This is a predicted structure of a 75-nucleotide RNA (c-di-GMP-I riboswitch aptamer) from Sulfurovum sp.
RNA sequence: ACGAGACAAAGCUAAACUCAUUGUGAAGUGAGGGCAGAAAACCAUGGGUCUCUUGAAGAUUGCCAGGUUACCAGA
Numbered sequence: 001a002c003g004a005g006a007c008a009a010a011g012c013u014a015a016a017c018u019c020a021u022u023g024u025g026a027a028g029u030g031a032g033g034g035c036a037g038a039a040a041a042c043c044a045u046g047g048g049u050c051u052c053u054u055g056a057a058g059a060u061u062g063c064c065a066g067g068u069u070a071c072c073a074g075a
Base pairs, nucleotide, nucleotide: 002074005072012037013036017032018031019030020029021028022027035062041068042067043066045065046064047063048060049059050058051057052055
């Protein structure tokens, strides 16, 4: 440099649910929790889904695609 994820180690994230809190809402944030994840890291660019006060509106990247970056193992 590449990087097919089979085995392993270290660390990381954290679904449902509960409590608190913000929001009309989808949902967000914090704590507990742990179903899972090899990009479950970041970006609302395209599609999907969802919400409301239905419009130059918003939520979701742990729905899919795309873009950018990256740990370990390894041909």
Record summary:
It matches the Rfam family "c-di-GMP-I riboswitch aptamer". Its family is annotated with cyclic-di-GMP binding in the Gene Ontology. The model forms 94% of the base pairs in the Rfam consensus. The prediction has a mean pLDDT of 81. It was read from a public genome assembly, where an Rfam model found it.